[in-house]
RNA sequence: GGCCCGUUCGUCUAGCGGUUCAGGACAUCUCCCUUUCACGGAGAAGAUCACGGGUUCGAAUCCCGUACGGGUCACCA
Numbered sequence: 001g002g003c004c005c006g007u008u009c010g011u012c013u014a015g016c017g018g019u020u021c022a023g024g025a026c027a028u029c030u031c032c033c034u035u036u037c038a039c040g041g042a043g044a045a046g047a048u049c050a051c052g053g054g055u056u057c058g059a060a061u062c063c064c065g066u067a068c069g070g071g072u073c074a075c076c077a
Base pairs, nucleotide, nucleotide: 001073002072003071004070005069006068007067010026011025012024013023018057028044029043030042031041032040050066051065052064053063054062
């Protein structure tokens, strides 16, 4: 350098054009429970869906570019 793949709450993950102003688990916070802690129950907060552009009535989802990461091949030595 060529080709291929990936990037979603703090972490892990669901999503496959509209039923999602993105759902779940753990963690965090609040309340309840308990003599206390843990466990358990209820709730809350938390994601510009890597960035930019395009297609579309409508994009996390499809296309292009960029960035980062990974795989593979080649080059160099």
Model confidence (mean pLDDT): 81 of 100. Predicted 3D model of a 77-nucleotide RNA (transfer RNA) from a Bacteroidota bacterium. It matches the Rfam family "tRNA".